[in-house]
A computed fold for a 129-nucleotide RNA from Intrasporangium chromatireducens Q5-1, annotated as FMN riboswitch aptamer (RFN element). It was read from a public genome assembly, where an Rfam model found it. The coordinates come from a structure-prediction model, not an experiment, and the mean pLDDT is 81. Of the family's consensus pairs, 100% are formed in the model. Rfam family: FMN riboswitch aptamer (RFN element). Its family is annotated with FMN binding in the Gene Ontology. Taxonomically the source falls in Intrasporangium chromatireducens (Bacteria, Actinomycetes, Intrasporangiaceae, Intrasporangium).

RNA sequence: UACGUGCUCCGGGGUCGGUGCAAUUCCGAACCGGCGGUGAUAGUCCGCGACCCGGCCGCAGCCAGCGGCCGGUUGACCUGGUGAAACUCCAGGACCGACGGUGAAAGUCCGGAUGGGAGGCAGCACGGG
Numbered sequence: 001u002a003c004g005u006g007c008u009c010c011g012g013g014g015u016c017g018g019u020g021c022a023a024u025u026c027c028g029a030a031c032c033g034g035c036g037g038u039g040a041u042a043g044u045c046c047g048c049g050a051c052c053c054g055g056c057c058g059c060a061g062c063c064a065g066c067g068g069c070c071g072g073u074u075g076a077c078c079u080g081g082u083g084a085a086a087c088u089c090c091a092g093g094a095c096c097g098a099c100g101g102u103g104a105a106a107g108u109c110c111g112g113a114u115g116g117g118a119g120g121c122a123g124c125a126c127g128g129g
Base pairs, nucleotide, nucleotide: 001128003127004126005125006124007123008122009120010119015029016028017027018026030108031107032097033096034048035047036046037045043095044094052072053071054070055069056068057067058066059065077093078092079091080090081089099111100110101109
C1' cells in the first nucleotide's frame, strides 16, 4: 500500500393553515431529495437500488409462505450567465415522487420494515504487490 477474500460497522429526508361531521390525503402555502459515474458540485444526464410483476430452483405431502438465481417494469428541466470544461455551479422559472392502509383522494401520517439495499475515501484479519 493498488488489488483479492472473509468478518464487522455504517447505509433516506420532509407540515403548517383553511374548509369540513370526518382530511399531516382536498384547497392554500411550505418542506424533503438513497448509491455510483461525470472535463466541475446532479431528485430531473448515464446507470444502480428500493417497490411491483413473471420464470426457474430449494425448503414443504399440496397450498400458502420464505429463500436463491434470472428476466421484466420503473417518475421528472428548461432559459440566461460564468468558465477550457457545468441539463451538475450562479440567477430565474418549472417539474417528479412505489405498494398496502385510512371516517376523505398521501413524496411528508400509519404499515410491510428491529426488513432489504445500491454502495462506503469506515474498521479488523488474512493473502498479495